[in-house]
RNA sequence: UCAGACGGUCGGAUGGCUGCGUCAGACCUUGUGUCUGCCGAGGAAAGUCCGGGCUCCAUGGAGACAAGGUGCCGGGUAACGCCCGGCCAGGGUGACCUGAGGGAAAGCGCCACAGAAAACAAACCGCCAUCAUCUGAUGGUAAGGGUGAAAAGGUGCGGUAAGAGCGCACCGCUCGCGCUGGCAACAGGGCAGGCACGGCAAGCCCCGCCUGGAGCAAGACCGAAUAGGGACGAUGUGCCGCUACUUGCAAAAGUAGGGGCGGGCCGGUCUUCGAGCCCAAUCGUCCGGGUUGGUUGCUUGAGUGUGCGAGUAAUCGCACGCCUAGAGGAAUAGCCAUCCUUUCGUGAGAAAGACAGAACCCGGCUUACAGACCGUCUGGCAUU
Numbered sequence: 001u002c003a004g005a006c007g008g009u010c011g012g013a014u015g016g017c018u019g020c021g022u023c024a025g026a027c028c029u030u031g032u033g034u035c036u037g038c039c040g041a042g043g044a045a046a047g048u049c050c051g052g053g054c055u056c057c058a059u060g061g062a063g064a065c066a067a068g069g070u071g072c073c074g075g076g077u078a079a080c081g082c083c084c085g086g087c088c089a090g091g092g093u094g095a096c097c098u099g100a101g102g103g104a105a106a107g108c109g110c111c112a113c114a115g116a117a118a119a120c121a122a123a124c125c126g127c128c129a130u131c132a133u134c135u136g137a138u139g140g141u142a143a144g145g146g147u148g149a150a151a152a153g154g155u156g157c158g159g160u161a162a163g164a165g166c167g168c169a170c171c172g173c174u175c176g177c178g179c180u181g182g183c184a185a186c187a188g189g190g191c192a193g194g195c196a197c198g199g200c201a202a203g204c205c206c207c208g209c210c211u212g213g214a215g216c217a218a219g220a221c222c223g224a225a226u227a228g229g230g231a232c233g234a235u236g237u238g239c240c241g242c243u244a245c246u247u248g249c250a251a252a253a254g255u256a257g258g259g260g261c262g263g264g265c266c267g268g269u270c271u272u273c274g275a276g277c278c279c280a281a282u283c284g285u286c287c288g289g290g291u292u293g294g295u296u297g298c299u300u301g302a303g304u305g306u307g308c309g310a311g312u313a314a315u316c317g318c319a320c321g322c323c324u325a326g327a328g329g330a331a332u333a334g335c336c337a338u339c340c341u342u343u344c345g346u347g348a349g350a351a352a353g354a355c356a357g358a359a360c361c362c363g364g365c366u367u368a369c370a371g372a373c374c375g376u377c378u379g380g381c382a383u384u
Stems, first nucleotide, its partner, number of pairs: 001380010012339007020040002023037005028031001042355001046366002049364005054215004060273006067211005072086005087101001088099004102206002107204002109200003124145002126141006153171006172195001173193002176191002179188003219296004229287007238261003242257006262279004303322008340353005
């Protein structure tokens, strides 16, 4: 100096005038009142993709199945499919990037076309032997060639009729054995074995681990109104005996209250345990009617700033501070001036200044983003 990789910060500032909203205070003419004060839309508020807090189902526990998610090892976290560190594989000269990273020897399935043959898979050309000789026939072979994304491990030597792990050396391989290092994933070395039949599980599947459902339009309270509406279906609507009352000539019937057995009601299904309620109810579908008002949930939170300590880091601990929207059909703004940044211009000056707006809250991931700045690292070139 050029190119690249990774991480981070800002994304407007100052002043003036005017205008909104919650909250607090004061005043009065009590009104959508006036004045004063603090505060008032993000790094993604977006996507609604994950995980939770919280609320209800609901009065719980355990197990199995179904369904869904996840998938190397260790750590972090409230938790996660997230983050950090590492291992392995692939890409890159490199800094680094990516990984849907368990199992193909449990089973099923797929590998188009080409090719002889695509996995219990092979003989088209070729090579060798015999017979024949116009052509060819029989047997052996898988080293050479061809097809293909992929063809019965690779290179070399020996051997053979020609060949082949047929044998040997080295390399490769082994859900084989053991040693060293590491918490581990794994790495390295040694011994043994001529050695298993390729790939795909982001095909079904198997294995390990995890998981109730619905959601602030959840839910709670107040007020008001209606039709305590109608139809259909499913499960079920008990049994024994005691006491009291009523009716009755009596037998008996009815009402009420206990007891025993049994039954029903609890999230997708089933089984089982427990508690409460009921013995008349529960569930499902359709049609129809009323309310669509107010208060609350609603902002102090797994919050945040600084310092110290532990840790490679994610993060955690301690100490001292800070309080920073809570609207309710939706406020958080507009104008002017100066400055700042970028582009154009000889200059005066002109133009432009990104993506984009809370709605119960928080931790992540993903996507969008004009421009400016900072740090660390890698490679090339030149000079000293």
Bacterial RNase P class A from Hyphococcus sp., 384 nucleotides, folded computationally. The model forms 95% of the base pairs in the Rfam consensus.